[in-house]
Formats: sequence, structure tokens, C1' cells
RNA sequence: GCCACAUCAAGAGGGGUGGAGGGACUGGCCCGUAGAAACCCCGGCAACCCCCUCGGUAUCCAGGAUUCUGGGUCCGAGGAAGGUGCCAAAUCCAUCAGGUCCGCGAAAGGCCUGAAAGAUGUGGG
Repeated sequence: GCCACAUCAAGAGGGGUGGAGGGACUGGCCCGUAGAAACCCCGGCAACCCCCUCGGUAUCCAGGAUUCUGGGUCCGAGGAAGGUGCCAAAUCCAUCAGGUCCGCGAAAGGCCUGAAAGAUGUGGG
């Protein structure tokens, strides 16, 4: 780099080195010499994977035998040791299609849904 699925309006920053960029791309708009990127240290957020606890009237299986026990799946709540990720601004905003509101209007604008692009995770090739 490719494919599939899920999520993306919540949340969480200090120090050191460094020395002009950064926010994916393009446009805008921001952040930055009161110190950008990158690297290092420490801290934190979250709960995707792994793991653990509790609940279920869901569902399947086994045992027992009359509603009991155990296990799997699913759903809900919680935990956070490990693997990632993340810690300005909605993915900072936008683009396309459909719907809807407003409107004289197929304009401009608002809202909703879907798609595209992107990011992260998990699985696969």
C1' cells in the first nucleotide's frame, strides 16, 4: 500500500532537547519565536483488542429432573494489568446526491439522511 467491518459533536498535557513550521491533500480559517514539527521523560483520556466482575425475562448446548446447575453466543453495567490509539478548535470548516424548511425562485441560506475523502481499531489477503 489492498479488502471487509465498527467508530469519529464526549474525553485527556506538563517538562527536556530542538529552532520554523503545523492542523492529511486543495481552498478557507486557525495554531506557532509568550517556541511549530520531530525525538525523549513523566502524566492523563478512552475502552477498539485481550482479560476480569456483575446482571438478563434473549438464544443455543450439556447434565439433572420441573425449573435447577454448568458452559457458549448475544445484550446491558462496571473494572483497567497488558496491546494499540489519542490528549487546540466536530475529522477545525468544506465536496457530491436525495429530502425538508425559508423564499418569487431549480438562487443564497438552515436542517436531516446517505455517499466520497480521511483517521483509529479489529479481522483478512